[in-house]
């Protein structure tokens, strides 16, 4: 640093120090000296990884774990090897005393770009505001590099 999948309309703050900024980015709307980021301390929220449970698949290959029934070979208190359990994917539940993050204004705060419905117009078309849908970017996590 990019890739690849799942999630993003829910849910949590006080304190010290410190002093003008923040909310990625452009807009717009807001937050903010009744202290902004930022760094420390306590607290807390939610449960992506883990971790329990309990089902379902998978058991052809291929990783890990264990070292048992059984076979085989050797240089035989055992090792190898093939066989056997068990994991491995997916779903549902569970616990947050531990373990890896994460998060704690606003929906990712809204929009941007496409589409559909809607308006407006005889059409062609158009359209601030307001729906709903995807896309873009983006946060987070987890996996491979």
């Nucleotide at each position: 640093u990019g890739c690849u999948c799942a999630u993003c309309c829910a849910g949590a703050g006080g304190g010290a120090c410190u002093g003008a900024g923040g909310g990625a980015a452009c807009g717009g709307c807001c937050c903010u000296g009744u202290g902004a980021a930022g760094u420390c301390c306590c607290g807390g929220c939610a449960a992506c990884c883990g971790c329990c449970g309990c089902g379902a698949g998978c058991u052809c290959c291929c990783g890990g774990a264990c070292g048992c029934a059984c076979c085989a070979g050797c240089a035989c208190a055992g090792c190898u090897g093939g066989g056997g359990u068990c994991c491995g994917u997916c779903g549902c539940g569970g616990a947050a005393a531990c373990g890896g993050u994460g998060c704690c204004a606003a929906a990712u705060c809204c929009g941007a770009c496409c589409c559909g419905a809607g308006g407006c117009g005889a059409g062609a078309g158009u359209c601030g505001c307001g729906c709903g849908g995807g896309a873009c970017a983006g946060a987070u996590g987890a996996g491979a590099a």